[in-house]
Molecule: SAM riboswitch aptamer (S box leader)
Organism: Dehalococcoidia bacterium
RNA sequence: CUCUUAUCAAGAGUGGCGGAAGGCACGGCCUAAUGGAGCCCGGCAAUCGGCCCCGGCGAGUCGGGAUACGGUGCCAAGUCCGUCAAGCUCCAAUAGCUUGAUAGAUGAGAG
Numbered sequence: 001c002u003c004u005u006a007u008c009a010a011g012a013g014u015g016g017c018g019g020a021a022g023g024c025a026c027g028g029c030c031u032a033a034u035g036g037a038g039c040c041c042g043g044c045a046a047u048c049g050g051c052c053c054c055g056g057c058g059a060g061u062c063g064g065g066a067u068a069c070g071g072u073g074c075c076a077a078g079u080c081c082g083u084c085a086a087g088c089u090c091c092a093a094u095a096g097c098u099u100g101a102u103a104g105a106u107g108a109g110a111g
Base pairs, nucleotide, nucleotide: 001111002110003109004108005107006106007105008104013041015040016039017038021031022030023029025083026082027081028080042075043074044073047071048070049069050067052065053064054063055062056061057060079103084100085099086098087097088096089095
């Protein structure tokens, strides 16, 4: 980088260092000197592994639960909203709503 698959409406700081950006792209709209990114500490969650418990059977695996020990991840706003398609509201335009797709993020697996 590509492919498969699952999830994406919940949750998480009045901390320290740091100094001007950040929210993938574009268009909006926001956050930010009452301190951005990044780093540290702290926290959230429970995807994978570990440990423990319960159950099934082909007897070492499968399913469920608990924990938060380890590997990731995450800690403004629904993935911040829209972008493409269909449907609905509307005389129409604008605008709004619903569903799906695309794209993206993260985990696990494969190449």